RNA sequence: GGGGAGUUCGUCCAGUGGCUAGGAUGUUGGGCUCCAGACCCAAUGAUCGUGAGUUCGACUCUCACACUCCCCA
Numbered sequence: 001g002g003g004g005a006g007u008u009c010g011u012c013c014a015g016u017g018g019c020u021a022g023g024a025u026g027u028u029g030g031g032c033u034c035c036a037g038a039c040c041c042a043a044u045g046a047u048c049g050u051g052a053g054u055u056c057g058a059c060u061c062u063c064a065c066a067c068u069c070c071c072c073a
Base pairs, nucleotide, nucleotide: 001072002071003070004069005068006067007066010025011024012023013022018056026044027043028042029041030040031039049065050064051063052062053061
C1' cells in the first nucleotide's frame, strides 16, 4: 500500500427498515442463613464508534473518517 471482518449497557452477546433497543452477567436493596455462598424477589442500566447521505421512517442500507483484529504485498 491492497483486501476482509468488527465497533450496541461496567463485561459478554442478540437484534436484516417501523422494538419502550432485548438477554446473560454485574451492581444496589430485600428475603433466606449463626455468617457467607447458592437460591428467590425487586431496582438499575445504551444519545447503537464519529460525521454525512438515502428514506415518510435507519442499530439495520450507502459514503467518508477513527479504532481493533485477520490475510496479501
A computed fold for a 73-nucleotide RNA from a Promethearchaeota archaeon, annotated as transfer RNA. The RNAcentral record of the sequence draws on ENA. Its Rfam family is "tRNA". About the family: Transfer RNA (tRNA) molecules are approximately 80 nucleotides in length.